[in-house]
């Protein structure tokens, strides 16, 4: 720092996933040991028990129980001393600890104000502390109560509690003077008046106490800045703003109250609503940011929910009070008690969080004079790999590279120096022994005046811990994941789209590196892995740091308030801004140094950093402001110009429709074709007159106006805008523009007209499978006018407006000026110059490209505004609010569950397609010829049968095809009978001797049985060995499975002309060029020309056949010369040659000679590749599967079945013929288990014969047929045609029933040229004719391979139909059009919106009640101090009690916001192959 996913591949756009780092984490493995941290994120849910705030006798008055001592009546009294418990009183209890529920707030965080304030303990200063006086707790006594707890009566002290006296002082009034200040209610300094404190007690040293000044340290209160989200929350507010007065408070203040006045607040987000304790800081990150507030620290705020005070320096108090309510507990039913969000602990809840420990030794609080008591603050220990660090599980040597385990290609590899095994070491472990630091202090004594100094005893939870040392002994210690790509790491077996894996892509359907096991390996390591969260990669909200022609994205279009920005020149100021001190930004935390624990986590000094903070001084460049000045932006004025710019009025013609009327007669109109309509009641044409209402042909144009929308005859007339020239005027008046206002195409609504053409809807005819479309004939709304609504368009250049700047051109069209030519005058031409409108083309530049390029999409250009996202669908949809007469209407543009890894996301590339184009081949059509499709028959296939009817080929390219020959055998198939190391192959180990081999006789269907008789061979060291059987084990055997695991081979496109490739060049690139473009070719064949230049594989040519000629040889043939025969070797043909076209290149027509002419015909020959073509039954093979069977032998059947179809033939429907009868001419070819001749015999198949030949000799075979030449038949189911069946024979075989050819006789079936379609063929072709040969005993051969003999027709020509090349086009198609794809309907599953309504939740509002309580009243009832009074008694002044505002709370009500859940009913998402048609993509068939 990137990678990986949308494609056949590219580039960009965008989204999702990873690597990384962290946590208060969890869960799953697994776990040595240390050291530092950490540890209810959930239910501020509810809590048993214990402990967490008490202390002081030196403030008081008792005083249990001890001791001592005295006195005695020996178990009493007194005195001392010691002192439990309880009060009274003081100070504490407002610290410490906990929790994050509330709170969008002056809570918090900075920075400031208080001239508006308070502050016990504490430090410093001043003064002071006199005399009284009445009470009441405890306690005594008597009472209530179950308990809590109380009531009466008496007793008593105080540092409690009240009066009086003093008054430094204070305080308050009234005056003066001065000081800051803007001003004042401040501040000093004084006068006078009023008022106004105290407490003691001691160890005698002090330590309270009182008034006051002032510190320090803490606090209240103001204000400036700062830091969530919703606008589908826009108006909020009635003590609400202010004001005078009062109360009230430590203070300011609507804090409260009266009165008065009507303000405050909000688009810079008021209210409302949801979130949420804030902050140092913390984790990410380059950085700005983003997230995040555990632990530590600071601040709030809370304490079972709510509310109020009292006490008090401080409180509206956690472990106080009082009331309400919820909740629980105790109860004798009368009443009571309690609050763990203190530290342990229980329950609950949850994925999940510890000990009912020890200790005050040490830090620190609290009281006290102290000693010391308290302290679950604290320090410690205990649990938990929860985190971070740090140690260890051994170290070195060790090779026959050991056993075993895994793999194997059977030789090995590898686990692997790893292990045994020597030697070593002892951290750790075990054991023994020794053993800390934290300790400072305090008591007692000496000894100082005093501070203090010495001497002494003492104090440790943690803890016999840390740490030493010795002993022992590898000894006690290693897993978790991963291994397909990202991403380091690989093989085997099992599994077989199952089980399952998966962070994303994506793995599994029988050869899984992806799943599950082992083996190996990697990568971290006492931890690994998952899980979840947050930062990052993410530049994917872009301040740094992004966009908006087409990918998401410019607002339909103006005008303008608010706001943002703004033009020259000098000059003030000094808000921004710079920049100098000072102030503060607590600690701790980061970063650097240094230091302390063995190291490091951890700790501790030290410096640094950290603001959007204030203060103060200073610079004046840029912005800002102030005032002054300029004219160049803007804007005025005069003149002059073009223009479908808008409005209102009148005017015109042509056409169309309909009306009358003439002529005139049958059709017309419509269409691909028809029909349906019209029309004999005269359409249609045609002529003449009239009506109406809409539109302006020609002009007319990438011409014009306007801001868009949009404007198109002519004239009138109102009127908007814009150019240009000129110009002495204004003097920054300008741009933009949220919101808001006005315009806005069609289509559509509302009221009223109009209504000729057209024409949604609707009828009607047609297409069609269907046609609710497309085409026709009609047609209402509407289109049109008036006014008023809607308010949207692909309202587009998909490109906002407004301004500046940037090489060189072109062509026109318009408007103006100037200057020349020209004209009587215009036109007209031509220079030049501005301005407009527009094209093409191009520098730089920019773009992902396409493409843009002075009309930018350039100049990372400036100013504003809108918009984008914040992936694709859901969805421009719900809901909720505006607007609208509605509208399947619009505006807010606006969710969300929920789903997919993309996206019918861009642009560009190559294909493939197209019912897109262009150019060009091919028996492709088209001209021809013969068939085929109809019969009958052969063969094959399908199907159906069957115990089998063995497999297999399946559009073309399966089908007379594997099969060049199924009665047995083949045989693979069925049925039945054998056999099991086996029919066959090899290899061990044992045994076997008339031993390999040949095998009579009997059974047996036949494989086998049986075993009479015969009867060997190799080598040899003579011992035995090799073959041979025979027993075992090892193995054979499979035509059993996968052709989609494969090799080979082959079919197909296609003998079509194509495929590529090096460099070079373009292009970011996928590619591209080259191979494209003009000719030319059978042909990427050649020429030209080109950023291409060669090259290779196809094509052509070498090869074979035939045709012509020459030579050489010659077995055979011979007529004996030879030869036309055979087989060898050469020659010939190249467009070489004339002419014509041609770019005078290739080439191309013509003609000459020639046996052949432009590839002479014919063959062989098949590019890169396509179809998961076909083949596992040719043959080899990988894997599975089979092993008395799936293997092997045998007999017998079946492959030859039969209601059908289909395919490829064959023979005919006949006279171009059939039959008899003469009678000619071939080649390629095969023969020894062969051909087989003469010759005889049979009608004949055929017998017998056996010459002769391993064949240029002889044989098939005198080879042919068709042909010829004669007869005959006479158009008929025939003298065609031959099926079928009957008979009689003949061959070949072991055997012809299932089921072979063949002959003779007899029978004589369809069939009389073949619907729709469809097939070869272009010359020795076609079609006809007939011969050979392979397989082969025979043959079902009409196949099939060759051969030769006869021998045609016709091709104008490429519109059209297949196939096909070649360029270009368009695509949303890549499995590539047999592609891709949409939308109802059905099923399922999920979320969701509407729903009569149901049920909860909030926060307010109204009206009713209203506790505890402060505050006001009252106060006949009760009261010691004080003050009159001798005293009764009375006053002061205080309380109980009632009572009023006020309120927590409780009820009623109607609303408002928001949740759940509802029959029913809306789209929506996603589901393996579901109906139904095909809208889209090609011109996608309109």
């Nucleotide at each position: 720092a990137g990678a990986g996913u949308u494609u056949g591949a590219u580039c960009c756009u965008g989204g999702c996933u990873c690597a990384g780092g962290a946590u208060g984490a969890a869960c799953g493995c697994u776990g040595g040991c240390g050291g530092c941290g950490u540890g209810c994120u959930u239910a501020a849910c509810a809590c048993a028990u214990g402990c967490a705030a008490g202390u002081c006798g030196a403030a008081c008055g008792u005083g249990a129980a001890g001791a001592u001592g005295u006195a005695c009546u020996u178990g009493u009294a007194c005195a001392u001393c010691u002192g439990a418990a309880a009060g009274u009183g003081g100070c504490g209890a407002a610290c410490g600890g906990g929790u994050g529920a509330g709170u969008a707030a002056c809570a918090c965080g900075u920075a400031g104000g208080u001239g508006a304030c308070c502050u016990g303990c504490c430090c410093c200063g001043a003064a002071g502390c006199g005399g009284g006086g009445g009470a009441u707790a405890a306690c005594u006594g008597c009472g209530g109560g179950a308990a809590a707890c109380u009531g009466c009566a008496g007793c008593u002290a105080a540092u409690a509690c009240c009066g009086c006296a003093u008054g430094u002082g204070c305080u308050u009034g009234u005056g003066a003077a001065g000081a800051u200040g803007g001003g004042a209610a401040u501040c000093u300094u004084u006068a006078c008046a009023a008022g106004u404190a105290a407490a003691g007690u001691u160890u005698c040293g002090g330590c309270g106490c009182u008034u006051u000044g002032g510190g320090a340290g803490g606090g209240g209160c103001c204000u400036g800045c700062g830091g969530u989200c919703g606008a589908u929350u826009a108006g909020u507010u009635a003590g609400u703003u202010g004001g005078u007065g009062a109360g009230g408070u430590a203070a300011g203040g609507g804090c409260u109250c009266a009165c008065c006045a009507a303000g405050g607040c909000g688009a810079u987000g008021a209210u409302c609503g949801a979130u949420a304790g804030c902050u140092g800081u913390u984790c990410u990150g380059a950085g700005a940011g983003g997230a995040a507030g555990a632990c530590c620290a600071g601040c709030c705020a809370c304490a079972c929910g709510g509310g109020a005070a009292c006490u008090g320096a401080g409180a509206g108090a956690c472990g106080g009070u009082c009331c309400c309510g919820a909740c629980u507990c105790c109860u004798a039913c009368g009443g009571g008690g309690g609050g763990c969000a203190g530290c342990a602990g229980u329950g609950a809840g949850g994925a999940a969080u510890a000990u009912u420990g020890c200790a005050c030794a040490a830090u620190g609080g609290g009281c006290g004079a102290a000693a010391g008591c308290c302290u679950g603050a604290u320090g410690c220990a205990g649990c938990a790999a929860c985190g971070c660090c740090g140690c260890g599980u051994g170290a070195a040597g060790g090779a026959u590279g050991a056993c075993g385990g895994u793999c194997u290609u059977c030789g090995g590899a590898u686990u692997g120096u790893a292990a045994a095994c020597u030697u070593c070491u002892u951290u750790u472990c075990u054991g023994u022994a020794g053993g800390a630091a934290g300790a400072a202090g305090g008591g007692u004594g000496u000894g100082g005046c005093g501070a203090c100094a010495c001497a002494u005893c003492u104090u440790g939870a943690c803890g016999g811990u840390a740490c030493u040392a010795c002993a022992g002994g590898a000894a006690u210690a290693a897993g978790a994941c991963a291994c397909g790509g990202c991403u380091a790491a690989c093989u085997a077996c099992g599994u077989g789209c199952c089980a399952g894996c998966a962070g994303c892509c994506g793995c599994g359907g029988u050869a899984a590196u992806a799943c599950g096991u082992a083996g190996g390996u990697g990568u971290c390591a006492a931890g690994c892995g998952u899980u979840a969260u947050c930062c990052g990669g993410a530049a994917u909200u872009a301040c740094u740091g992004g966009g908006c022609g087409u990918a998401a994205a410019g607002g339909g279009c103006a005008c303008g308030c608010a706001g943002g920005c703004g033009g020259a020149c000098a000059u003030g100021c000094a808000a921004g801004u710079c920049u100098g001190a000072c102030g503060u930004g607590a600690a701790a935390g980061c970063u650097c140094c240094c230091g302390g624990c063995u190291u490091a986590a951890c700790c501790g000094g030290g410096a640094g950093a950290g603001g959007a903070c204030g203060u103060u001084g200073g610079a004046a460049a840029c912005u800002g402001u102030g005032g002054g000045u300029c004219u160049u932006g803007a804007g005025g004025c005069a003149g002059u110009g073009a223009g479908a710019g808008g409005g209102a009025g009148g005017c015109g013609g042509a056409a169309u429709u309909c009306c009358c009327g003439g002529u005139g007669u049958a059709g017309u109109g419509g269409u691909g074709g028809a029909a349906u309509g019209c029309g004999u009641a005269g359409a249609u044409a045609u002529c003449g007159g009239g009506a109406a209402g809409a539109a302006c042909a020609c002009c007319a144009g990438u011409g014009g106006c306007g801001a868009a929308g949009g404007c198109g005859g002519c004239c009138u007339u109102c009127u908007g805008g814009c150019a240009c020239u000129g110009u002495a005027c204004u003097g920054a008046c300008g741009c933009u523009g949220a919101g808001g206002u006005g315009c806005g195409a069609a289509a559509g609504c509302g009221u009223g007209g109009g209504u000729a053409g057209c024409g949604a809807a609707c009828g009607g005819g047609a297409u069609u499978a269907g046609a609710u479309a497309c085409c026709c004939c009609g047609g209402u709304a509407g289109u049109c006018c008036a006014c008023g609504c809607u308010g949207u368009a692909a309202a587009c250049g998909a490109u906002g407006u407004g301004a500046a700047c940037u090489u060189a051109g072109g062509a026109u069209g318009u408007g103006g000026g100037c200057g020349g030519a020209g004209u009587g005058a215009c036109a007209u031409c031509u220079g030049u110059c501005c301005g407009u409108a527009c094209c093409c083309g191009c520098a730089a530049g920019c773009c992902a490209a396409c493409g843009c390029g002075a009309u930018a999409a350039g100049u990372u250009u400036c100013a504003c505004c809108g918009c984008c996202u914040g992936g694709g669908g859901g969805a421009g949809u719900a809901c909720g609010g505006c607007c609208g007469c509605a509208a399947g209407g619009g505006c807010u543009a606006a969710a969300a569950a929920c789903u997919c890894a993309a996206a019918g996301g861009g642009a560009a590339u190559u294909g493939a397609c197209g019912g897109g184009g262009g150019c060009c081949c091919g028996c492709a059509c088209a001209a021809g010829c013969a068939g085929c499709g109809a019969a009958g028959c052969g063969u094959g296939u399908g199907g159906u049968u069957u115990a089998a009817u063995u497999c297999g080929a399946u559009g073309c390219g399966a089908c007379g095809c594997g099969a060049a020959g199924a009665a047995c055998c083949u045989u693979a198939c069925c049925u039945g009978g054998g056999c099991u190391u086996g029919a066959c192959a090899u290899g061990u180990a044992c045994g076997u001797a008339g031993u390999a081999g040949u095998g009579a006789a009997g059974g047996g269907a036949a494989a086998c049985u049986g075993g009479a008789a015969c009867g060997a061979g190799c080598c040899u060291u003579c011992g035995g060995g090799c073959a041979g059987c025979g027993u075992a084990c090892a193995c054979a055997g499979g035509u059993g499975c996968u052709g989609c695991a494969u090799g080979g081979c082959u079919g197909u496109c296609g003998u079509c002309a194509g495929c590529u490739c090096g460099u070079g060049u373009c292009g970011u690139g996928a590619g591209a060029u080259g191979u494209u473009g003009g000719g030319u070719u059978a042909a990427g064949u050649c020429c030209c020309g080109c950023a291409a230049c060669g090259a290779g594989c196809g094509c052509a040519a070498c090869c074979c056949g035939c045709g012509u000629c020459g030579c050489u040889a010659g077995u055979u043939a011979u007529a004996c010369g030879u030869g036309u025969c055979u087989a060898g070797c050469g020659a010939g043909a190249c467009u070489g040659c004339c002419g014509g076209u041609a770019u005078c290149a290739a080439a191309u027509c013509g003609g000459a000679g020639g046996a052949a002419g432009g590839u002479g015909c014919g063959g062989a020959u098949g590019a890169c590749g396509u179809c998961a073509a076909g083949u596992c039954a040719g043959c080899a093979u990988g894997g599975c599967c089979u092993u008395u069977a799936u293997g092997u032998c045998c007999a017998g059947g079946g492959c030859u079945a039969c209601a059908c179809a289909c395919a490829c033939g064959c023979u005919a429907c006949a006279a171009u013929g059939g039959c008899c009868a003469g009678u000619a001419c071939a080649a390629c070819g095969a023969g020894c288990a062969g051909c087989g001749a003469a010759g005889c015999g049979g009608c004949g198949a055929c017998g017998u014969g056996g010459a002769g030949c391993g064949a240029a000799u002889c044989u098939c075979a005198u080879c042919a047929a068709a042909g010829c030449u004669g007869g005959u038949c006479g158009u008929a189911g025939u003298u065609c045609a031959g099926a079928u069946u009957g008979u009689a024979g003949g061959c070949u075989g072991c055997a012809a029933c299932u089921c072979g050819c063949c002959u003779g006789c007899a029978u004589g079936a369809a069939g009389c040229u073949g619907g729709a379609g469809u097939u070869g063929c272009u010359a020795g072709u076609a079609a006809c004719c007939g011969c050979a040969g392979g397989u082969c005993a025979g043959c079902c051969a009409u196949a099939c391979u060759g051969c030769g003999g006869u021998g045609a027709a016709u091709a104008c020509g490429u519109u059209c139909c297949c196939g096909g090349g070649c360029c270009u086009u368009g695509u949303a198609c890549a499995c590539a059009c047999c592609g891709c794809c949409c939308g109802u309907c059905a099923c399922g599953u999920c979320a969701u919106g509407g729903g009569a309504g149901u049920u909860g939740g909030c926060a307010a509002c109204a009206c009713c009640u209203g506790a505890a309580g402060u505050c006001g009243g009252u106060g006949a009832c009760c009261c010691a101090a004080c003050c009159c009074g001798c005293a009764a008694g009375g006053g002061a002044g205080g309380g109980a009690g009632c009572u009023g505002c006020c309120u927590a709370g409780g009820g009623u009500g109607g609303g408002g916001c928001u949740g759940a859940u509802g029959a029913c009913u809306g789209g929506g998402a996603c589901g393996a192959a579901g109906u139904c048609g095909u809208a889209a993509c090609a011109a996608g068939g309109u």